A computed fold for a 462-nucleotide part of an RNA from an uncultured prokaryote, annotated as small-subunit ribosomal RNA, 3' major domain. It matches the Rfam family "Bacterial small subunit ribosomal RNA". Its family is annotated with ribosome and structural constituent of ribosome in the Gene Ontology. The coordinates come from a structure-prediction model, not an experiment, and the mean pLDDT is 81.

[in-house]
Context: one part of a larger RNA
RNA sequence: UGACGGGGGCCCGCACAAGCGGUGGAGCAUGUGGUUUAAUUCGAAGCAACGCGAAGAACCUUACCUACUCUUGAAAUCAGACAUAGCUUGGUGCCUUCGGGAACACUGAGACAGGUGCUGCAUGGCUGUCGUCAGCUCGUGUCGUGAGAUGUUGGGUUAAGUCCCGUAACGAGCGCAACCCUUGUCCUUAGUUGCCAGCGAGUAAUGUCGGGGACUCUAAGGAGACUGCCGGUGACAAACCGGAGGAAGGUGGGGACGACGUCAAGUCAUCAUGGCCCUUACGCCCUGGGCUACACACGUGCUACAAUGGUCAGUACAGAGGGCCGCAAAACCGCGAGUGGAGCUAAUCUGAGAAAGCCGGUCGUAGUCCGGAUUGGAGUCUGCAACUCGACUCCAUGAAGUCGGAAUCGCUAGUAAUCGUGAAUCAGAAUGUCACGGUGAAUACGUUCCCGGGCCUGCACA
Numbered sequence: 001u002g003a004c005g006g007g008g009g010c011c012c013g014c015a016c017a018a019g020c021g022g023u024g025g026a027g028c029a030u031g032u033g034g035u036u037u038a039a040u041u042c043g044a045a046g047c048a049a050c051g052c053g054a055a056g057a058a059c060c061u062u063a064c065c066u067a068c069u070c071u072u073g074a075a076a077u078c079a080g081a082c083a084u085a086g087c088u089u090g091g092u093g094c095c096u097u098c099g100g101g102a103a104c105a106c107u108g109a110g111a112c113a114g115g116u117g118c119u120g121c122a123u124g125g126c127u128g129u130c131g132u133c134a135g136c137u138c139g140u141g142u143c144g145u146g147a148g149a150u151g152u153u154g155g156g157u158u159a160a161g162u163c164c165c166g167u168a169a170c171g172a173g174c175g176c177a178a179c180c181c182u183u184g185u186c187c188u189u190a191g192u193u194g195c196c197a198g199c200g201a202g203u204a205a206u207g208u209c210g211g212g213g214a215c216u217c218u219a220a221g222g223a224g225a226c227u228g229c230c231g232g233u234g235a236c237a238a239a240c241c242g243g244a245g246g247a248a249g250g251u252g253g254g255g256a257c258g259a260c261g262u263c264a265a266g267u268c269a270u271c272a273u274g275g276c277c278c279u280u281a282c283g284c285c286c287u288g289g290g291c292u293a294c295a296c297a298c299g300u301g302c303u304a305c306a307a308u309g310g311u312c313a314g315u316a317c318a319g320a321g322g323g324c325c326g327c328a329a330a331a332c333c334g335c336g337a338g339u340g341g342a343g344c345u346a347a348u349c350u351g352a353g354a355a356a357g358c359c360g361g362u363c364g365u366a367g368u369c370c371g372g373a374u375u376g377g378a379g380u381c382u383g384c385a386a387c388u389c390g391a392c393u394c395c396a397u398g399a400a401g402u403c404g405g406a407a408u409c410g411c412u413a414g415u416a417a418u419c420g421u422g423a424a425u426c427a428g429a430a431u432g433u434c435a436c437g438g439u440g441a442a443u444a445c446g447u448u449c450c451c452g453g454g455c456c457u458g459c460a461c462a
Base pairs, nucleotide, nucleotide: 001462002461004458007457008456009455010454011453012452013451015447016446019411020410021409022408023407026303027302028301029300030299031298032297033296034294035293042053043052064289065288070283073112077111078110094101095100114278115277117276118275119274123272124271125267126266127265128263130261135174136173137172138171139170140169141150142149143148154165155164156163180255181254182253183252185223186222187221188220189219190218191217195212196211199210200209201208226249229243230242231241232240233239305404309363310362311361312360314358315357322350323349326344327343333338370401375396376395377394378393379392380391381390417439418438419437420436421435422434423433
């Protein structure tokens, strides 16, 4: 100087506690291990692998297996040779010193291509993690023989090495904070495709029409919050506590932003790349299969076990995002999935009915009018093609499951829980992912203990 302790002191975090809801039991979905297989392609491995790469495996994808092919190759660059079958139709391109050249196509031979082959322990780039934790350092000076120390420790304070005071230190850098985006209030400007208070017209009804900019909204610019003001505490400081005003108060809420470094962490299969390896094959093309197997084990989810519920009828209120290879209204047919094609390159048209909610009816504690797995039959759609192996609809069937052992996870407010909605990928194929709004809690005495972290101190370890 570090590391370390079932040493000490101070402090923090959904770390514990206080609460709410889960997982672990059931069925299914999905990923992984294992086993199986011709192949079940490869990677990811405590936290930080396991609904992960994959924002979407029927073919393709696809890297795996099987069968059949090709060998200058599916695509690239260069050099060389000018050989260029026949017929029909059309044309006579660009530059030119008029000799030709450039460009393009084909064939043959060759340099080479190609490799999702190996090494992430040779690498770049990108990423995870400790951790949005408050730390990590430097210059000069001083101290020490030196490694190093000091500064960065101490007294307060803070979310913070944040700030103040002290001080052999004085300054500075990367971090913190702020600057950026969004949300919450107001003002100005603008007024269509958005809006409709007042005036007029019209309809069975609707901003439908004339018109209007008031309001909502849209989207550009500003204002606003700074411990600024008051009182108290404090060391006359920093700051803390309470209050006023205010839409908002002490970082207002959320996001982006991740210091020096750690884990030889992850990725040679995004890409790039050193070395090694293959070259009539470890390259390339294509057919079918596989990645979807199934005694089992684990992770992550969805649906439930019901009455704060199921079901039937009526009725109300969003936000964000998408649409021409597209979104699709009305109407008709069908129980339904569907058929059909006005309008819309969209504040105009459209998907689009939000759902929980509210108002009534019914069911009466039952394996049920709960639950929906599984299976049989009949269909719809996408697509060359739904057998392996798609989604959806209708009729029938109606499994386990009566709240889950040891253990374990998330969450402190518009959060948890619950309810629907949209998008990316995408021909089709979400219970996943990402986003959006609706309804909307409980609890925190406290820091003894568990886990992780920061500072000071100790030390028989290096």